Molecule: FMN riboswitch aptamer (RFN element)
Organism: Urinicoccus massiliensis
């Protein structure tokens, strides 16, 4: 420089005209760091806001092993852009055949 790739998740009951959106169990967890493997440490990206620079930007405690873990074990918790919708949505459509930290390979 090219080129590939680069996000998961609503199943069962309940109310109701009408909810994958309420309720009650369930289930999901991007990238890079890190004395040891992270949704909740550090940082960064999607995402909102701006014409740009730029700004914004969610969550964890206890115990236990150990030379090292808020990352591994146990327990109990918690968090999750926007539009849209017969009813409020992390899991449903849509923007998005997008754009992207970043990986890989030549």
């Nucleotide at each position: 420089u090219u080129u590939u790739c680069a996000g998961g998740g609503c199943g069962a009951g309940g109310u109701g005209c009408a909810a994958u959106u309420c309720c009650u169990c369930a289930c999901c967890g991007g990238u890079g760091g890190u004395g040891a493997u992270a949704g909740u440490c550090c940082a960064c990206a999607a995402g909102u806001c701006g014409c740009a620079a730029g700004a914004u930007u969610g969550a964890a405690u206890u115990g236990g092993u150990g030379a090292a873990a808020u990352u591994c074990c146990a327990a109990u918790a918690c968090c999750g852009a926007c539009g849209g919708u017969u009813a409020a949505a992390g899991u449903c459509c849509g923007g998005a055949u997008g754009g992207a930290a970043g990986a890989a390979a030549a």